Small-subunit ribosomal RNA from an uncultured bacterium, 1378 nucleotides, folded computationally. Its mean pLDDT, the model's own confidence on a scale to 100, is 83. The sequence is in RNAcentral, with records from ENA.
């Protein structure tokens, strides 16, 4: 001393929880010793039994046992002895009753009680007080009962009732009495009103008891006075909660006067008055014993009243009094109630809230123990009695403290465990193992202090001594963060967990369980309860514009607060002195139990209350004085301030007669509706309500709510200038009282407009809305009531102070610049503020009042009260529930929100799709299987750039089990492999001829068979992952450092102009530079130049052919390879500051990135793939490994995706005929020759390639077809061949011949394309025996049309706005049903 928890993040606002201390505490695990405490918080429930209060024979009469003496009588007989009984005196010991004193203390428990009950600190002139202390004085003399006892008697008992005996320190008369009481006088002295004290004379009244000794003496007894102690009453202050409890009180309040009391008083009674309490909370509900203290807390301050201590106040419930010095009395008395017992039913008996103990409640609290040895009480003269008071001992971890379970050495770091990358880490010097030591235990001995002579319950106890032996003694509770400590395995949103966040849906440090680790340890957890973080009630020490929070507005009473200045007073306030502020406790500081704890002793304190001396600033009182706050005054101002009249014109409706003629109104579009019965429009005349246009604003005005044609009347304020009066006469403002928009509410009147309800019409899924046609209430005026608003500036009100700039109303002064006083605005400094704002009209700095908040929801609800005619208003909870709700700003993403700018995104065109036939993927069906993956764009002619078999992964079947590959080791073998035959659908299995290499001879290689360890797995999870990869996008963006600004998240930089295809560049600029995209660099293409020419080429020169660069030559030119140049807005002319822009310039092969590719920034989509590959982690292991055959992957009411072919004349068909570029090719590409309609067969030849394969088709030119399902289409199908394959049934491709299906251009909707681009035209190549290619990849041939322009649609980009979205509009969230 703080911390989690609200956001994507971030401040603040606020609330929930935590960490810590305590506990008379319980619960769950666990459990050795001791000391020293503490122990029914609930039923003040009801109690069995036993003890908790008795003593005193030295008060007193008996009675009893003994003893001795003295003495009668009996019996026995030893005749003077026993025994045995009276009487008597003496002793001694017991005692029921009578006296005395105790029993009001001790001890218990906290039910009532909000009181003088407690605390504290006075008072009593209004008191009392046994025992005890001390002082003074006395104690003379008589007297009559009356218990015990005795007898009679009643009753079951408890008990009681007559007679008769007796005594006393019982109990009663006289006597003596003041210094005592009480009357009324008197004399000092003092106070506090009655009066106190001292002293003084007069009347009156009141006393008394023995007892013991040998004796002194002691012990009592009466009277007074003092003291101590104890107690009673009174007062000032202090003591919970509720206003949803506002009035309460008749003995209530005071007087008089009598009674009672120790004593004062309505304490009681008679009479008289009519008071008393109360907003500073009476009364009324509710709680609740109060303090010292205890727990917490820096502390102020919360909670708490267990144990100890002071007080109180009760004792089965409620009453009552007696008796005492003292009770209205726990273990006394009486009544009444209830409940329990005993009865002979008549009647009696009892009170554990003393100790023990029982039952009952209840989570939960002990022995029916010893002793009176201390220490204290009562009684006694004393010895002594009694004493659950106390001291002790049991029983409980219930707390505090202390101690122990061992110590040193000890690595092969053992074995086990647990983990692991399998190397090893860990438990852990732990442990075994050696060495010792004995606290506590055991055992045997001695053996206390509490007690200076005796007397010990505790106790053979604590202590010492001796011996023994590591032996008997550890748990609990945590490990996500908060919090100090982590793996593994189980488990799969289940199962639990959890104090708050939150954890668990197949890798859970969070669940259970192990092993490690952390804390505390005889305890550890958990609950419960206060304190405390929590400044989260804020005295100390908080807020109210936007978070919860300023009352709608003023007037004002109480009450708070107030201006200069003088003087007195001291109530506040300082300070000195005194009394108190028990004692423990707490603190400091000695001491004592070995130490602690605990226990003793000293000190300081105890903030506090009285009282007293003194100060006198300020505060208050009180009396003077003052003008600056406040208010009058007179003079002139501004104004939609108010209120009652009165008055205008425009409009709007309505009527009346005119003109006029078919519509008119409405709307987003139309309908209801009005209208030939003349509407709408038009002109004219009336009428009627209501509201005032321009002026007219950041205007004035008012206390707010409000106030708006014009006139005058009444009439309240304000300002500003003088400064003549007053002389502090102010602020503020619970209760109270006024005003108070709109809409409502009674009444009565007025009603044109506009218009809740309601009616119709549209809209719509539906429309009890928005839009249109009507249309009552109302809107207006008078009275009344009502009392609320986002009644906002969401900012109570006054005072005062604190830079400045620039508007405007008013009014003063001006030297005409201005300045000044009030208002009313924008901007800012300085301060404040989470920020955003605010900033002399503060949300700044300071005073005073006064309202009003304390998380959210429930709820401004319920109830109650008060108000209302009624609607409805004031005031206002709680039960339950969440972890939050909020406020401000940040960044992003969204917006049927703005601006700006792109893009075949629209728009302008070409040309498809969607309609058929076919292909081809995909859904779906279906199957034994139809393998698996891809699923908006970013799946679908995708993976797959080739499924008859293999592929192959999937079904069915048949076979293996170190296995179809590949490998370590250890054994065995020379073999292995097998031609050929046999079984079999094949794998395979059986017979069998044949049959290993090097070698330094030591062995090695290779291969098989046997056993092991390893294999395999297209089996799962792309949501555990590499790695690749689509898309947003070739979109222009996305960051960094250092500065700077913000409390921070963040921002600046990147923003703003202009430009760019571009965050491309320039300019500005608190930023300055950087990086990753951009561009460039790179390949390809276009032109030129150098250089080299074979398989390319052929001007030149030659030679040859039916022709052909054929041949020889050459390398000029075309190509074809390498190396260079070449376009940079460089240059011109115009715009612009510049960057740049524009131009049918210029020049060039090419012009403004010339085209095209490769290249894809941070990042999103848990986007695709565990089946390409490679991996963590699960599963399978005679199978989900693996091989063989055959099937399927090819299936089909359907539905969709991608293409082909077409529907034809731009056109098919037939003939003739030109012109290319790129690329494979020897298990091939093919010329040429022959056959054959043809696919192709056969056969020379040629090319491992610039040499051969190599012919391009569309175009072109000639003929034919003439708008038709045709000479278009070519799908189906028949029939017949080719080729490739081990094999074309399922399941190939071609080729002839025949058949000739839909198909006439294709709805709503959708796709490409901006130039060598769309379109159409062939050609090639990869896989590939073949081939379902009409696909993918490239390649040239021929070759357009349109782009006004960015309003819309889509996507992007950049600024701005809003915003309760963050998973982020596919979002969030509200009723309603279930």
């Nucleotide at each position: 001393a703080g911390a989690g928890u609200u956001u994507g993040a971030u401040c603040c606002u606020g609330g929930c929880u935590c960490a810590g201390g305590a506990c008379g505490a319980a619960c769950g695990c666990u459990g050795g010793c001791g000391g020293c405490g503490u122990g029914c918080c609930u039923a003040a429930c009801a109690c069995a039994u036993g003890c908790a209060a008795g003593u005193c024979g030295a008060a007193c009469g008996g009675a009893g046992u003994c003893a001795u003496g003295u003495u009668g009588g009996a019996a026995g007989c030893u005749u003077g002895c026993u025994u045995u009984u009276g009487a008597u005196a003496u002793g001694a010991c017991u005692u029921a009753g009578u006296g005395g004193c105790g029993g009001a203390c001790u001890g218990g428990u906290g039910a009532g009680u909000a009181a003088c009950g407690c605390g504290u600190g006075a008072g009593c002139a209004a008191u009392c007080u046994g025992c005890c202390u001390u002082c003074a004085a006395g104690a003379g003399u008589g007297g009559g009962a009356u218990a015990a006892c005795a007898u009679a008697c009643u009753g079951a008992a408890a008990a009681g009732u007559g007679u008769g005996c007796u005594a006393a320190u019982a109990c009663c008369g006289c006597a003596u009495a003041a210094a005592g009481u009480a009357u009324a006088c008197u004399u000092a002295u003092g106070g506090c009103a009655u009066c106190a004290u001292a002293g003084g004379a007069a009347u009156a009244c009141c006393a008394a008891a023995g007892g013991u000794u040998a004796a002194a003496u002691c012990c009592g007894c009466u009277u007074g006075a003092a003291g101590a102690u104890g107690a009673g009453c009174u007062c000032g202050c202090g003591u919970c909660u509720g206003a949803u409890u506002a009035g309460g009180u008749a003995g209530u309040u005071g007087g008089u006067g009598a009674g009672g009391u120790a004593a004062c008083g309505g304490c009681c009674c008679a009479c008289c008055a009519a008071g008393c309490c109360u907003a500073c909370g009476a009364u009324c509900a509710g709680u609740a014993g109060c303090c010292g203290a205890a727990c917490u807390g820096a502390g102020a301050g919360g909670u708490u009243g267990a144990u100890c201590g002071g007080c109180c106040a009760c004792a089965u419930u409620g009453g009552g009094a007696c008796u005492g010095a003292g009770a209205u009395a726990c273990g006394g008395c009486c009544c009444a109630g209830a409940c329990u017992c005993c009865u002979a039913c008549g009647g009696g008996a009892g009170g554990c809230a003393g100790c023990a103990g029982u039952g009952g409640g209840g989570g939960a609290u002990a022995u029916u123990g010893c002793a009176c040895a201390a220490u204290g009480g009562a009684g006694g003269a004393a010895a002594c009695u009694c004493u659950g008071a106390u001291g002790c001992a049991g029983c409980a971890a219930c707390g505090c403290c202390g101690c122990g379970u061992g110590a040193a050495g000890g690595a092969a770091g053992a074995a086990g465990g647990c983990c692991u990358u399998c190397g090893g880490g860990u438990u852990g010097u732990a442990a075994a193992c050696u060495u010792c030591u004995g606290u506590c235990c055991u055992u045997g001995g001695u053996g206390a202090c509490g007690a200076u002579a005796a007397u010990g319950a505790c106790g053979g106890u604590a202590g010492c001594c001796a011996a023994g032996g590591a032996g008997g003694a550890a748990g609990c509770c945590a490990c996500g963060g908060c919090u100090a400590a982590c793996u593994a395995c189980g488990u799969g949103c289940c199962a639990g967990c959890a104090g708050c966040c939150g954890c668990g849906g197949u890798a859970a440090u969070a669940c259970g369980u192990a092993g490690g680790u952390g804390g505390c340890a005889a305890g550890c957890g958990u609950u419960g309860u206060c304190c405390g973080g929590a400044a989260u009630u804020a005295c100390u020490g908080g807020g109210u514009g936007u978070a919860a929070a300023g009352g709608g507005u003023g007037c004002g009473u109480a009450g708070g607060c107030g201006g200069c200045u003088c003087a007195u007073a001291a109530a506040g306030u300082c300070a000195g002195a005194u009394g108190u502020g028990a004692a423990a406790u707490a603190c400091c500081g000695a001491g004592g139990c070995u130490c602690a704890a605990c226990c003793u002793c000293g000190g300081a304190g105890c903030u506090g209350c009285a009282u007293u001396u003194g100060a006198a600033a300020c505060u208050u009182a009180u009396g003077g004085g003052c003008u600056u706050g406040a208010g009058u005054g007179a003079a002139g101002u501004a104004g939609a301030g108010g209120u009652a009249a009165g008055c205008g014109g425009a409009a709007u409706u309505c009527g009346u007669a005119g003109u006029g003629u078919a519509g008119c109104g409405g709307u987003g579009a139309a309908a209801u509706g009005c209208u030939u019965a003349g509407a709408u429009a038009u002109g004219a005349c009336g009428a009627a309500g209501a509201a005032c246009u321009c002026c007219g604003a950041u205007u004035g005005c008012g206390a707010a709510g409000g106030c708006a044609g014009c006139u005058g009347g009444c009439u309240g304020u304000a300002g500003c200038g003088c400064a003549a009066c007053u002389g502090a006469c102010g602020c503020u403002g619970a209760a109270g009282c006024u005003c108070g928009a709109a809409a409502g509410u009674g009444u009565g009147g007025g009603u044109a407009u506009c218009g809740a309800a309601c009616a119709g019409g549209a809209u719509u899924a539906g429309a009890u809305a928005c839009c249109c046609u009507g249309g009552u209430a109302g809107u207006c005026c008078a009275c009344a009531c009502g009392g609320u608003a986002a009644a906002c500036g969401a900012u109570g009100g006054a005072u005062g102070c604190u830079c400045g700039c620039u508007g405007u109303g008013u009014g003063c002064c001006u030297u005409c610049g201005g300045g000044u006083a009030c208002g009313u605005g924008g901007c800012c400094a300085a301060g404040g503020g989470a920020a955003a704002c605010c900033a002399u009209u503060a949300a700044g700095c300071a005073u005073c009042c006064c309202a009003c908040c304390u998380g959210g929801g429930g709820a401004g609800u319920a109830c109650g009260c008060c108000g209302g005619c009624a609607a409805c208003g004031g005031u206002g909870a709680a039960a339950c529930u969440c972890a939050a709700a909020g406020g401000a700003a940040u960044u992003g993403a969204c917006g049927g929100g703005g601006g700006c700018c792109c893009g075949c995104a629209c728009a302008a065109g070409c040309g498809g799709a969607g309609g058929a036939a076919c292909a081809u993927g995909u859904g779906g069906u279906u199957u034994a299987a139809u393998u698996c993956g891809a699923u908006g764009a970013u799946a679908c002619g995708c993976g797959a750039g080739g499924a008859a078999c293999c592929u192959u992964a999937c079904c069915c079947g048949g076979g293996c089990u170190u296995g179809a590959a590949c490998u370590g080791c250890a054994g065995a073998g020379g073999a292995a492999u097998g031609c050929g035959g046999u079984a079999g659908a094949g794998a395979u299995g059986c017979c069998a001829a044949a049959g290993c290499c090097c070698u330094u001879c030591g062995g090695g290689g290779u291969c098989u068979c046997u056993g092991u360890g390893g294999a395999g797995g297209u089996g799962c999870u792309g949501c555990a992952u590499g790695g690749u990869u689509g898309u947003c996008g070739u979109c222009a963006g996305c960051u960094c450092g250092u500065g700077c600004c913000g409390u921070g998240a963040g921002g600046u930089g990147u923003c703003g102009g202009c430009u760019u295809a571009a965050g491309u560049g320039c300019c500005a600029u608190a930023a300055c530079g950087a990086g990753c995209g951009c561009a460039a660099c790179c390949c390809c293409u276009u032109u030129c130049g150098c250089u080299a020419g074979u398989u390319g080429c052929c001007a030149u020169c030659a030679g040859g052919u039916g022709a052909u660069g054929c041949u020889g030559g050459g390398c000029a030119c075309u190509c074809u390879g390498g190396c260079g140049a070449u376009a940079c807005u460089g240059c011109c002319a115009c715009c612009g500051u510049a960057a740049g822009g524009u131009g049918u310039g210029a020049g060039g092969a090419a012009g403004g990135u010339g085209g095209g590719g490769a290249u894809g920034a941070c990042g999103u989509c848990a986007a695709a793939u565990c089946a390409g590959c490679a991996c963590g982690g699960c599963c399978c292991u005679u199978a989900c490994g693996u091989c063989c055959g055959g099937g399927g992957c090819u299936a089909c009411a359907c539905a969709c995706g991608u293409g082909u072919u077409a529907c034809a004349a731009u056109g098919g068909c037939g003939c003739a005929u030109a012109c290319a570029g790129a690329g494979a090719g020897u298990c091939g590409g093919u010329u040429g020759g022959u056959g054959g309609u043809a696919a192709c067969a056969u056969u020379g030849a040629u090319c491992u390639a610039a040499u051969c394969c190599u012919u391009a088709a569309a175009a072109u030119g000639c003929g034919u077809c003439g708008u038709a399902g045709u000479u278009c289409g070519g799908a189906u199908u028949g029939g017949g061949g080719u080729c490739u394959g081990c094999a074309a049934c399922c399941c190939g491709a071609c080729c002839c011949c025949a058949u000739g299906a839909a198909g006439c251009u294709g709805g709503a909707u959708u796709c490409g394309c901006u130039a060598g681009u769309a379109a159409u035209c062939g050609c090639g190549c990869a896989u590939c025996a073949g081939c379902c290619a009409u696909g993918g990849c490239g390649c040239g041939g021929u070759g357009a049309a349109u782009a006004c322009g960015u309003u819309c649609c889509c996507g992007g980009g950049c600024c701005u706005u809003g915003c309760a979205c963050a998973c982020a509009c596919c979002g969030c969230c509200c009723g309603u049903c279930a």